[in-house]
RNAcentral holds the full RNA, with entries from ENA. Predicted 3D model of a 691-nucleotide part of an RNA (large-subunit ribosomal RNA, domain II) from a Pseudomonadota bacterium. Its mean pLDDT, the model's own confidence on a scale to 100, is 84.
Context: one part of a larger RNA
RNA sequence: ACCGGCGAGUUAUGUUGUUGUGCAAGCAUAAGUGAUUGUCAUCACGAAUGCGUAGUGAAAGCAAGCCUGAAUAGGGCGAUGAGUACAACAGCAUAGACCCGAAACCAGGUGAGCUAACCAUGGCCAGGCUGAAUCUCAAGUAACAUUGAGAGAAGGGCCGAACCGUUGUACGUUGCAAGGUGCUCGGAUGAGCUGUGGUUAGAGGUAAUAUGCCAAUCGAACCUGGAGAUAGCUGGUUCUCCCCGAAAUAUAUUUAGGUAUAGGCUCAUGUCAUAGCGUAGUGGGGGUAGAGCUACUGAAUGGGAUCUGGGGACGCAAGUUCUCAAUUCCAACUAAACUCCGAAUACCAUUACGUGUUCCAUGGGACUCAGUACGCCGGAGCUAAGUUCGGCGGGCAAAAGGGAAACAUCCCAGACCUUCGACUAAGGUCUCUAAAAUGUACUCAGUGUGAAGGAAGUUAUCUAUCCAAAACACCUAGGAGGUCGGCUCAGAAGCAGCCAUCCUUUAAAGAAAGCGUAACAGCUCACUAGCCUAGGUAGAUAGCGCCGAAAACGUAGAGAGACUCAAGUACAUUACCGAAGUCAAGGAUUCUAAAAAUAUUUAUAUUUUUUGAGUGGUAGGGGAGCGUUCUGUGUGCUGUGAAGGUGGCCCGUGAGGAGCUGCUGGAGCGAUCAGAAGUGCGAAUGCCGGU
Numbered sequence: 001a002c003c004g005g006c007g008a009g010u011u012a013u014g015u016u017g018u019u020g021u022g023c024a025a026g027c028a029u030a031a032g033u034g035a036u037u038g039u040c041a042u043c044a045c046g047a048a049u050g051c052g053u054a055g056u057g058a059a060a061g062c063a064a065g066c067c068u069g070a071a072u073a074g075g076g077c078g079a080u081g082a083g084u085a086c087a088a089c090a091g092c093a094u095a096g097a098c099c100c101g102a103a104a105c106c107a108g109g110u111g112a113g114c115u116a117a118c119c120a121u122g123g124c125c126a127g128g129c130u131g132a133a134u135c136u137c138a139a140g141u142a143a144c145a146u147u148g149a150g151a152g153a154a155g156g157g158c159c160g161a162a163c164c165g166u167u168g169u170a171c172g173u174u175g176c177a178a179g180g181u182g183c184u185c186g187g188a189u190g191a192g193c194u195g196u197g198g199u200u201a202g203a204g205g206u207a208a209u210a211u212g213c214c215a216a217u218c219g220a221a222c223c224u225g226g227a228g229a230u231a232g233c234u235g236g237u238u239c240u241c242c243c244c245g246a247a248a249u250a251u252a253u254u255u256a257g258g259u260a261u262a263g264g265c266u267c268a269u270g271u272c273a274u275a276g277c278g279u280a281g282u283g284g285g286g287g288u289a290g291a292g293c294u295a296c297u298g299a300a301u302g303g304g305a306u307c308u309g310g311g312g313a314c315g316c317a318a319g320u321u322c323u324c325a326a327u328u329c330c331a332a333c334u335a336a337a338c339u340c341c342g343a344a345u346a347c348c349a350u351u352a353c354g355u356g357u358u359c360c361a362u363g364g365g366a367c368u369c370a371g372u373a374c375g376c377c378g379g380a381g382c383u384a385a386g387u388u389c390g391g392c393g394g395g396c397a398a399a400a401g402g403g404a405a406a407c408a409u410c411c412c413a414g415a416c417c418u419u420c421g422a423c424u425a426a427g428g429u430c431u432c433u434a435a436a437a438u439g440u441a442c443u444c445a446g447u448g449u450g451a452a453g454g455a456a457g458u459u460a461u462c463u464a465u466c467c468a469a470a471a472c473a474c475c476u477a478g479g480a481g482g483u484c485g486g487c488u489c490a491g492a493a494g495c496a497g498c499c500a501u502c503c504u505u506u507a508a509a510g511a512a513a514g515c516g517u518a519a520c521a522g523c524u525c526a527c528u529a530g531c532c533u534a535g536g537u538a539g540a541u542a543g544c545g546c547c548g549a550a551a552a553c554g555u556a557g558a559g560a561g562a563c564u565c566a567a568g569u570a571c572a573u574u575a576c577c578g579a580a581g582u583c584a585a586g587g588a589u590u591c592u593a594a595a596a597a598u599a600u601u602u603a604u605a606u607u608u609u610u611u612g613a614g615u616g617g618u619a620g621g622g623g624a625g626c627g628u629u630c631u632g633u634g635u636g637c638u639g640u641g642a643a644g645g646u647g648g649c650c651c652g653u654g655a656g657g658a659g660c661u662g663c664u665g666g667a668g669c670g671a672u673c674a675g676a677a678g679u680g681c682g683a684a685u686g687c688c689g690g691u
Base pairs, nucleotide, nucleotide: 001691002690003689004688005687006686011095012094013093014092015091016090017089018088019087020086021085022084023083026051027050028049032045033044034043035042055062056061065077066076067075068074098236099235101233105226106225107224108223109222110221116200117199118198119197120196121195122194123193124192125190127159128158129157130155134151135150136149137148138147139146163187164186165185168183169182170181171180202218204214205213206212211220239625240624241623242622243621244620249262250261251260252259253258263368264367265365266364267363268362269361270360275358276355277354278353279352280351281350282349283348284347290341291339292338297335298334301331302330303329304328305327306326308325309324310323311322312321313320314319371396372395374393375392376391377390378389379388380387401412402411403410416587417586418585419584421583422582423581427577428576429575430561431560432559436574437573438572439571440570441569442568448563453547454546457544458543459542460541461540462539463538464537465536466535475530476529477528478527480504481503482502485499486498487497510525513524514523515522588615589614590613591612593610594609595608596607597606598605599604600603626680628677629676630675631674632673635670636669637668644664645663646662647661648660649659650657651656
């Protein structure tokens, strides 16, 4: 890992409700006793007691009333009759109470043959080195001191085996070993090592303290018991079909992943309309969106006026001037906590039409209290977030199918079953890949498939203006004189600066638009003619493009190939494809309405046929069934082969199953109607076994 077996809402008592049965203003016995019986059991007795038949008050008490109260007031609780016993089912309470699961707590015991410390009594430490005290002799001293030589053998002394330990490293890591092996290393006469016997015990011991050790267990040993401790937590909880179908909210909570009540679901009963719901019309109140503000309250910009006030400057003063505030006028603006105004929705009422109990009430059973993305209206935030908090909506959750390449949440659309039928939705129709063409334009960027901003890209529309009396651009020529205008200035001559900016000759030419010089000079321009010959110039709006454009594995921001009068973009037209949608045909089932038949206590039940509407579904509610073991009843099968095992055919919507037919097996086993449960396994890091 697989297979097989085992494996989880039970039982008792009480209570509430539903259904059924008996009796009914009553109902029922309990313990016990008697009878009968092979046993289990059955029948009878038994009225102790319980519930009900009357309530109310704290009570005395009174009573269809009672209490409160001064009250003949008001108010509170009652009265106008159905219970009771048993059975089944569902919920709750008390018990282990659906099952498995702690870490822990307490009690009584067992442990110091491991290890810690201690006590008693024994044992062990190769060899080598060093050479303290002290003593002797000699020298030396006044005497000591001191010095030398010799003897001596001290030391938690030195080196190093046994022994004890374990520093580093390698191997080992299902090991040789639940702590070892090799090399290396520390101590090795000491606070040394060690044998044997003994002592200390868990709220404890022992400890040169490491929370170490106390039998591979130690922040409190182990064993047994209390004990099925408790677990608002995790996991698991076993057959089928049918009907309905949620919530992730409010309030409260030593409450926040729990619970209670309400809300939302389901089942039963009752009420049947002017119910409820939808659409349309009508009538209402409102102060949101918007808008507005000499219509208020505030915010706030520019200009004018008034001269009222404060401040500054000037002035002897009169006063002048600047500025701030205030008042006022004009113009433009602003607000969730401004409003002279003011919608759409929503809400309330009503009328008509449609639907038809969906409303509401009472009672039984729940689940839910972690929600989520998207669109719209708002708060917080950075008008950040796959952010967070409200409101409204349809979704997902609990929804499969088609589209979006893939993709709970987006778009389309709600799957009862069958069909090698048809039509459509969103979205598509070159190939992958089902289905397509046409018309008129645009785009050249592979744009299609990223912003502000920038630009003689290109298309369309429009405005203004010049032009055969010749425009625009190129080219050729002119671009002059008074004059170097006046002033200023070292200089100022068109061109540092200030002032003025005329006149003449002309086809035309500025007291000069730019470069340039120290100042001149010089080169252009405006302006004019010639040459040339047809449209030119300036701007606005709109469409589609261009640049802006840098990232890490490899194209990688069309799903790919690939696409250019598209297979891109815009507009238009006509086809087609495309889903579990709709239609068609057949079938099943629920509810509803009607008819017929049957059974009966007349109102139900069952069956058949038909009308109409339905049949996605998690938590969850309700209904109907299948199968297993045992029991009763009565009836069957079986050596001419039971159960069991293993194939085939067949029946049923399903759980499953009568029958037929093989092989195996070798002695018991069923169907009906009832009853009772150790009653259904894939999951629990489930338990046991096998492979």

Lineage of the source: Bacteria > Pseudomonadati > Pseudomonadota.